This is a predicted structure of a 508-nucleotide part of an RNA (large-subunit ribosomal RNA, domain I) from a mine drainage metagenome.
Context: one part of a larger RNA
RNA sequence: UGCAUGUGGUGGAUGCCUUGGCGAUUACAGGCGAUGAAGGACGUUGUAGCGUGCGAAAAGCUACGGGGAGCUCGCAAACAAGCUUUGAUCCGUAGAUGUCCGAAUGGGGAAACCCGGCCCGCAAGGGUCAUCCCAUCCUGAAUACAUAGGGAUGUGGAGGCGAACCCGGUGAACUGAAACAUCUAAGUAGCCGGAGGAAAAGAAAUCAACCGAGAUUCCCAGAGUAGUGGCGAGCGAAAUGGGACGAGCCUGUACGAUUUAACUACCGCGUUAUCAGAACGGUCUGGAAAGGCCGGCCAUAGUGGGUGAUAGCCCCGUAAGGAAAAACCCGGUAGCGGAACUAAGCGUACGACAAGUAGGGCGGGGCACGUGAAACCCUGUCUGAACAUGGGGGGACCAUCCUCCAAGGCUAAAUACUCGUAAUCGACCGAUAGUGAACCAGUACCGUGAGGGAAAGGCGAAAAGAACCCCGGGAGGGGAGUGAAAUAGAUCCUGAAACCGCAUGCAU
Repeated sequence: UGCAUGUGGUGGAUGCCUUGGCGAUUACAGGCGAUGAAGGACGUUGUAGCGUGCGAAAAGCUACGGGGAGCUCGCAAACAAGCUUUGAUCCGUAGAUGUCCGAAUGGGGAAACCCGGCCCGCAAGGGUCAUCCCAUCCUGAAUACAUAGGGAUGUGGAGGCGAACCCGGUGAACUGAAACAUCUAAGUAGCCGGAGGAAAAGAAAUCAACCGAGAUUCCCAGAGUAGUGGCGAGCGAAAUGGGACGAGCCUGUACGAUUUAACUACCGCGUUAUCAGAACGGUCUGGAAAGGCCGGCCAUAGUGGGUGAUAGCCCCGUAAGGAAAAACCCGGUAGCGGAACUAAGCGUACGACAAGUAGGGCGGGGCACGUGAAACCCUGUCUGAACAUGGGGGGACCAUCCUCCAAGGCUAAAUACUCGUAAUCGACCGAUAGUGAACCAGUACCGUGAGGGAAAGGCGAAAAGAACCCCGGGAGGGGAGUGAAAUAGAUCCUGAAACCGCAUGCAU
């Protein structure tokens, strides 16, 4: 030095586990905000920090309801001082307080800061003051209407945030066409505006085909069909049939009769705390029984979780039941009040029936349809009818025939989505997986910034977390003790390999 065996170190794979994720289903909810949001800064406990809660009334205050023995949040013990059956801590509902920034709104500003006006108050101090738009009233020019401007009143509205869904405006490129220009990608991504719990659409100037249907929306088929297309790549209907759902209406005036909404009261279902809830013992092994054996019991409860191993009967629960002072949702009944400003509906009568519109020319866009034989819809520009004895459409156009009535408006359901709440489930993951994040993670760290973005889980049933002695400066170790186990000793379950020792044997 090599090989072999044994025994260690290092290391953290593997196995097992799960506080966390992922994906669904059902129900609910679908908004919050000038009564100051979302999100923050700074404070706040007897105590230094961080987290959580809260706001100078600061891990909290008040009332009501629940609950029933301990409590003064977590990391995190200990001490101190207290509270509590005169019902604390805790849970729910309602209220009070709620610094500063932030739409941020008295003015400013390099967010959490600076500087003011007015009012009240002796003072300390407290309150209030943005802008724009709208409504009503008064006054009112140049200048006729009007408007500007001024004053007053108002518990008037908006602003900002929010995951997706929705509507509108604007609108790419990579890419594909095996290059590329029409085309495609795609009216997608992005940006902007707006709204709702859904939105949009919607009661035929629609289709159809000589038979007829009867608003819209969504699904299945029709169908990758008819078409369209440098007839390339590609794009791509409709009628019709079957389903889901189903609802129709309004306008101006007059008259009449009456009801609903709203509000108030009561009742009922439900939500926001909860109550109660059956039935087991012995013995063996073991550190421990829920395991084995023996003998019982409950079940409208043998879903699930925990307990020193695997528990229907030990604990929490579960099935089936019960419960609300307060707040809220939905439904019902009754009451109230006026046809008036500023709500709605019913009946009758009379009325109303949409012009720079339809259409046309030119240029574009949308329709599955790229200008084509190109109808239909929208309109930048130029034009420009008829008036139900009328007008639009039926894919150039004309006639016949059929069908409908534009240029005003409203409308539930079936449909889309999930930031969120509750419950449940998984031939989903199990710490290099599953969210980036099981752990104080959008943290540490990186970047001027936009932005990028980790690693990191496991002692034991219980800390019983090793008193005391010895070596040592300490670290660390040896005894002792705990424990079933300490090669479970805090760098702590298991503890692979690489890598490094020690002992022995053989070889050189």